[in-house]
Context: one part of a larger RNA
RNA sequence: UUGGGUUUAAAGGUGCGCAGGCGGAAUGAUAAGUCAGUGGUGAAAUCCUACGGCUCAACUGUAGAACUGCCAUUGAUACUGUCGUUCUUGAGUACACUUGAAGUGGGCGGAAUGUGUCAUGUAGCGGUGAAAUGCUUAGAUAUGACAAGGAACACCGAUCGCGAAGGCAGCUCACUAAAGUGAAGCUGACGCUCAGGCACGAAAGCGUGGGGAUCAAACAGGAUUAGAUACCCUGGUAGUCCACGCUGUAAACGAUGAUUACUCGAUGUUGGCUAUAUACAGUCAGCGUCUAAGCGAAAGCAUUAAGUAAUCCACCUGGGGAGUACGGCCGCAAGGUUGAAACUC
Numbered sequence: 001u002u003g004g005g006u007u008u009a010a011a012g013g014u015g016c017g018c019a020g021g022c023g024g025a026a027u028g029a030u031a032a033g034u035c036a037g038u039g040g041u042g043a044a045a046u047c048c049u050a051c052g053g054c055u056c057a058a059c060u061g062u063a064g065a066a067c068u069g070c071c072a073u074u075g076a077u078a079c080u081g082u083c084g085u086u087c088u089u090g091a092g093u094a095c096a097c098u099u100g101a102a103g104u105g106g107g108c109g110g111a112a113u114g115u116g117u118c119a120u121g122u123a124g125c126g127g128u129g130a131a132a133u134g135c136u137u138a139g140a141u142a143u144g145a146c147a148a149g150g151a152a153c154a155c156c157g158a159u160c161g162c163g164a165a166g167g168c169a170g171c172u173c174a175c176u177a178a179a180g181u182g183a184a185g186c187u188g189a190c191g192c193u194c195a196g197g198c199a200c201g202a203a204a205g206c207g208u209g210g211g212g213a214u215c216a217a218a219c220a221g222g223a224u225u226a227g228a229u230a231c232c233c234u235g236g237u238a239g240u241c242c243a244c245g246c247u248g249u250a251a252a253c254g255a256u257g258a259u260u261a262c263u264c265g266a267u268g269u270u271g272g273c274u275a276u277a278u279a280c281a282g283u284c285a286g287c288g289u290c291u292a293a294g295c296g297a298a299a300g301c302a303u304u305a306a307g308u309a310a311u312c313c314a315c316c317u318g319g320g321g322a323g324u325a326c327g328g329c330c331g332c333a334a335g336g337u338u339g340a341a342a343c344u345c
Stems, first nucleotide, its partner, number of pairs: 003317004007299002012313001013200004020193003024087007032080002034076008048064006090190001091187003095182005102176007109153001115147006124135002161168002205246006215239001219235004257312006265290009294301002318345003327338004
């Protein structure tokens, strides 16, 4: 490399998208690919076959075949390509209705924690397995009132919903995006996938400036212990929050790439439609559970496939060394990305 694979054995963060690859139905033309015939060429030797020569063989002679290729030419036209005409089922768009924690930016709200002030009140509070550190007669804890402040939104709440993924939850306003359904008006293959590229991307971390209630790496103290650089307790700084910029990784998980078609059933549920109806049934799009065929090493998957097929991309190829070294690129740094070998089993 081929082959075989990528839920769990090695192997898939997400989207958009140029090049590339692949691509619906009908018809006509063409004849580039494709197929057939003919001609030329395809040196000799080698290889193969037959018959010979050295006593045999190796070796070698003669003849044939072959040289699977290339060029030219004459035809075929199913498929692919190209050009033209047409179609509507793929795709898109207009219309009507519906849906949601989808996004961005404002405004507002109540509960709670901590703090401050005032008041009541007096000796403890707090914490634990038990304690101690800690707080407290300079009046704590507890109770009430008021104030400023930051962060998160109980119940509803779900096996629910939305989003490409990361993710998204108090209420409300503005702006933006999306999906579904119904009718079938319009366009007429406009599609699928996508190396490189661009964009998004939890948490932690970084830069500048704010903010700082809670919680809390580091750190300090108290315990525990043989020790205890821990688990437990009392404190506590970065951080956690906001704005702008960077980082670009995760068990980024459904450990399951995207798209399309086909393939028994049962049951629950969300949003539409149909219908006189909130019942029953049907249908479309989602979200779940169980199960048949089939698949699978098994666990299991099973119309939301890991089944049957097709197209395109990414990736894997024994364990360790190692996601390391070196070099390149990116980054303020932390580091990321690309990514070996010796050696060893």
This is a predicted structure of a 345-nucleotide part of an RNA (small-subunit ribosomal RNA, central domain) from a metagenome. RNAcentral holds the full RNA, with entries from SILVA.